Parts: sequence; C1' cells; structure tokens
RNA sequence: AAUUGAAUUAAAGCGCCUGAUCCUGUUAUUUAUUAGGACGACGAGGUUGGGGAUUAUCGAAUUAUUCGGCGGAUGUCCCCAGGUCAACCUGUCUGGCCUUAAGUCUGGCAAUAAAAACUAAAGGUAACUUUAGGUACAAAUUGUUAGACAGACACUUGA
Repeated sequence: AAUUGAAUUAAAGCGCCUGAUCCUGUUAUUUAUUAGGACGACGAGGUUGGGGAUUAUCGAAUUAUUCGGCGGAUGUCCCCAGGUCAACCUGUCUGGCCUUAAGUCUGGCAAUAAAAACUAAAGGUAACUUUAGGUACAAAUUGUUAGACAGACACUUGA
C1' cells in the first nucleotide's frame, strides 16, 4: 500500500422503554399468574456563539397502537455578544440578515420524498424483523418571475 473478515464510533424526527397492546412458554384451567420476547414515527427541511422561555417546522400513510411515557434536539420568540448588509476601504445610531450573511412580504410558475401498498428472498415456534425489486403520490423549504417596501446623521472623507 492492496485485499478479505470482524468490531467500534459518528448520525438528531433522533434515541430509549417501567405502561398499554401483541406473541410464546410454565402453572392453575379459559382468563388469570409468572417468565421470556415483539412492537413502539414514513420521509422532506433544518445549527454564528452564549443565556432564558416554549407540548419545536412540513406534509405522507394507516378507520388509525405513527397509542402512552422519558430523554435529547439544528425550530420559534426574547436578551446579550460577534460578524455581515443597507452606493461609498471612517464613525455613530437605526433596521435587516447569519458566513451563499439585501433582504422581507404577497401572488403566479417550476423542481424534489420515503414509508405504506405490491412482488420476492432470508431469519424467527410465533408476535414480528431484515434485505432486494419495479412503481405511485406531498407540503413546507428552495429556485424563478411580477408587484410593494427596504437608511439617517457627522467630519477628520477614511485602506
């Protein structure tokens, strides 16, 4: 350095399980006991730093356990700090934004999903799990376009 195998770490719609539900076994015998297990959110989108508050954005599926609980969290709001922008290599104030840091709001248009379902294979006594296959279908965001709105002051005129 290459190849093969195994393990660990990272992952943030992320992790966990003491409830409920479901499965199997034991015992008593037919709904209880007890033990072990299964299930427990599908992707899209998302981080300047610190503090506080808060049931933290968007849709998809299923007549619907994606029930219930706990922890975490890139959300939102407020405060502080830093940076950046508002023609101008200075400053102050005000306001927007967050390193793609002049955008924000409203309307139009465009692009973008996975699970589920179906088929197949594998594992498990089972509940169920894993993998593969060809497909279908969102919204927010984003992009684009149109419109509206998007600084004042000062003098020593800036590297």